This is a predicted structure of a 485-nucleotide part of an RNA (small-subunit ribosomal RNA, 5' domain) from an uncultured bacterium. Model confidence (mean pLDDT): 86 of 100. RNAcentral holds the full RNA, with entries from ENA and SILVA.
Context: one part of a larger RNA
RNA sequence: AGUGAACGCUAGUGGCGUGCUUAACACAUGCAAGUCGAACGAACAGUUAGUGCUUGCACUAACUAGUGAGUGGCAGACGGGUGAGUAAUACAUGGGAAUUUACCUUGCAGUACGGAAUAACCAUUGGAAACGAUGGCUAAUACCGUAUAUUGCUGAGAGGUGAAAGAUUUAUCGCUGCAAGAUAAGCCCAUGCAAGAUUAGCUUGUUGGUGAGGUAAUGGCUCACCAAGGCUUCGAUCUUUAGCUGGUUCGAGAGGAUGAUCAGCCACACUGGAACUUAGACACGGUCCAGACUCCUACGGGAGGCAGCAGUGAGGAAUAUUGGACAAUGGGCGAAAGCCUGAUCCAGCGACGCCACGUGAAUGAUGAAGGCCCUAGGGUUGUAAAGUUCUUUUAGUGGAGAAGAUAAUGACGGUAUCCACAGAAAAAGUCCCGGCUAACUUCGUGCCAGCAGCCGCGGUAAUACGAAGGGGGCAAGCGUUACUC
Numbered sequence: 001a002g003u004g005a006a007c008g009c010u011a012g013u014g015g016c017g018u019g020c021u022u023a024a025c026a027c028a029u030g031c032a033a034g035u036c037g038a039a040c041g042a043a044c045a046g047u048u049a050g051u052g053c054u055u056g057c058a059c060u061a062a063c064u065a066g067u068g069a070g071u072g073g074c075a076g077a078c079g080g081g082u083g084a085g086u087a088a089u090a091c092a093u094g095g096g097a098a099u100u101u102a103c104c105u106u107g108c109a110g111u112a113c114g115g116a117a118u119a120a121c122c123a124u125u126g127g128a129a130a131c132g133a134u135g136g137c138u139a140a141u142a143c144c145g146u147a148u149a150u151u152g153c154u155g156a157g158a159g160g161u162g163a164a165a166g167a168u169u170u171a172u173c174g175c176u177g178c179a180a181g182a183u184a185a186g187c188c189c190a191u192g193c194a195a196g197a198u199u200a201g202c203u204u205g206u207u208g209g210u211g212a213g214g215u216a217a218u219g220g221c222u223c224a225c226c227a228a229g230g231c232u233u234c235g236a237u238c239u240u241u242a243g244c245u246g247g248u249u250c251g252a253g254a255g256g257a258u259g260a261u262c263a264g265c266c267a268c269a270c271u272g273g274a275a276c277u278u279a280g281a282c283a284c285g286g287u288c289c290a291g292a293c294u295c296c297u298a299c300g301g302g303a304g305g306c307a308g309c310a311g312u313g314a315g316g317a318a319u320a321u322u323g324g325a326c327a328a329u330g331g332g333c334g335a336a337a338g339c340c341u342g343a344u345c346c347a348g349c350g351a352c353g354c355c356a357c358g359u360g361a362a363u364g365a366u367g368a369a370g371g372c373c374c375u376a377g378g379g380u381u382g383u384a385a386a387g388u389u390c391u392u393u394u395a396g397u398g399g400a401g402a403a404g405a406u407a408a409u410g411a412c413g414g415u416a417u418c419c420a421c422a423g424a425a426a427a428a429g430u431c432c433c434g435g436c437u438a439a440c441u442u443c444g445u446g447c448c449a450g451c452a453g454c455c456g457c458g459g460u461a462a463u464a465c466g467a468a469g470g471g472g473g474c475a476a477g478c479g480u481u482a483c484u485c
Stems, first nucleotide, its partner, number of pairs: 001484003005481005012357006018350002020315001025313003029310003034074003039071002043067002045064009081268003091192006099185002104181008112146004121136006152161003166173002194240003201231003206228008243265004247258004270291005293304004321347001323346003329343001330341004360390004370381004394426001396421005404412001429474005434455003440469005450457002
C1' cells in the first nucleotide's frame, strides 16, 4: 500500500460498485423455454342462418385476430450457474490443411405425377398410480415411390446415381438442388505456461509402415499383417497441487503475489457409463442403464435431481429479498399482432469498498461556572461555552415534476430535480500518548492486577497497568485479526 474480508466500539445523508472465499453438502415451495391456427385434421366455445317442433331445446350449414390438448415446424447446443476434474485432448500467442456450418446474404436451376399410414378421436380394456394394451376412423409443410437434373456425387470413359411442399387475404411467405459469402465450430503444429529426484527409468496400439474400416475431416482413431521402434537428466514416468488468460495488486523498476466482480476460452451439471435426435449435444431444467440418497405406493411398481433466480437446513469468523417489470437492451417463436424470457433493467438488505457532502458560520474575556493541576500566587480546559448577529447544505414537511420513448408503450417512480416553509434545529466517534512514533500529568495498584508489534513495563513516588484531566492521530468511521507485496 492492498482485500469479495471478519471481529470490537461507534454511526447522519447520497451516488456508484460489490456481497457463500467454507460443504461440486442436502434441498420444502414458487418461478427460470417456449412459440407458431398464415403447415394439419378433429373437438369445444361464440355468432349468424335454416329445419324440426316438445317454444327452448335438438340437428344442419357458414363464419371467427376465439380456446386448452394432439400431429407437424423452429427453438430447448443460446442465454444463466459453478470451478469438481484437468499440469495438457486445457489456456495464451503465432502458424497450418484434410473439414462441416441451421437461420442470414448473393447467384443459377427447379417446385411434376402418385401412394400407403398414423396420433388426435371413438369403442373395449389393464393398472393404486406413473403409464399403457387391442380394434376401428382421419389430415398435413409428417412418411414413401416414380419422373426430371446444371457446375452435384461416382467413374479412365461409357455410364451409373441423386430432390422438392405447400399456405393464404394473389401478394407474399415458403420448399428442393448446386455454387459462393458471412458466421460458428472441429482438427494439426510450434513456443510459452506449477512443485517434488526422499520419483530414474517409462511405453506393447506402445513407435513407424502397408491395406482396410470409421469420421464432416487428417491421424493407431480402430482393426489385420509387417518392422522394433518411441520418450527421457534440456527431467520422461510417478506423486502432490491447480481451471487458463485479458487482467488485479504491490513495487522506481526488475520482479513478486493473485485469477472475486467484468470480458475471452475450457470443463462440469446427484455419481459413473452410453448413445438417440439434430446443422450443432454425447445435451443443467432430454432419453436409456447402473449406483447412492430422498419421496409416493393398494407392495405389484413408480417419481426426483437449485453448481438457474429467490428461499430452507447444514457447515462456517462470514456473505442479501421466497420483491417489481418486460418500459429499455438483447434472445426464442411468429407474416404480424403478440406470447415467453429470475437473461436483463430496476427496487430491497449489508459502512463491504470507493467517492462526495453534512454535523453549523461570524462575533464573543468577567478569560464565567464546573473539572483537572498547583510552589496556593496561579495555570489549564478556553473563544471553547453562555450571550449577540446570521445561514439552512443534508435530513423533515408541503407543492411542482422529467430525460430514459423515433407513432404508442415507463417496472424504476411521484424517483432524480426544482420551489416554498420551519428551526441550530435531527447528526461524532475511535485509537493512541516509554522508545521506534505525533502526543504528559495526578490518583489507584504494588512482580499483584495487568500491558505488550519489537525492545520491554509492574516488587510503594509507574509519562509503559487501571481511572481521571489534558494532549496527539484519523474521522462516519476508528482500531484489531488474517492474507499479499